The prediction has a mean pLDDT of 80. Predicted 3D model of a 74-nucleotide RNA (transfer RNA) from an uncultured Clostridia bacterium. The sequence was found in a public genome assembly. It matches the Rfam family "tRNA". Rfam describes the family as follows. Transfer RNA (tRNA) molecules are approximately 80 nucleotides in length. Rfam classes the family as a transfer RNA.
Formats: sequence, structure tokens, C1' cells
RNA sequence: GUCUCCGUAGCUCAGUAGGAUAGAGCGACCGCCUCCUAAGCGGUAGGCCGGAGGUUCGAAUCCUCUCGGGGACG
Repeated sequence: GUCUCCGUAGCUCAGUAGGAUAGAGCGACCGCCUCCUAAGCGGUAGGCCGGAGGUUCGAAUCCUCUCGGGGACG
């Protein structure tokens, strides 16, 4: 330098032939249970999808540029 994969909640990830309110597990917090703790059960908060443009009635999802990380080739 070229190609390729990844970047979504504090953490690990799902969702990618566009469609209405963006989800799960763990963690956090509150409550139930218990003599207490743990476990178990119920609930709540938390992200607008790495960033910026573009296409579209509509974009996490398509296109362009860019940033960070992994890999292949030279």
C1' cells in the first nucleotide's frame, strides 16, 4: 500500500436481501422470600447502533469518506 472481518447498554453478544416502540444474558439498583447472607422470583434504569455525509417516505441494516482493532498478501 491492497484486500478482508469487527466496532450495538458497564461487560459478552443477537439483530444486516430497510419498515413502525432496538433486544438477550451477566452486572447495577429496588422489592419479595430468609433470622442474616447466598441462591431463587418479580420489577426498574441504562444504548438511538464508532464518527461524518449521501440514497430513501423510511437506515443499526445500502453507498462514500473517515477513526479504532484483528487478519491475509506485498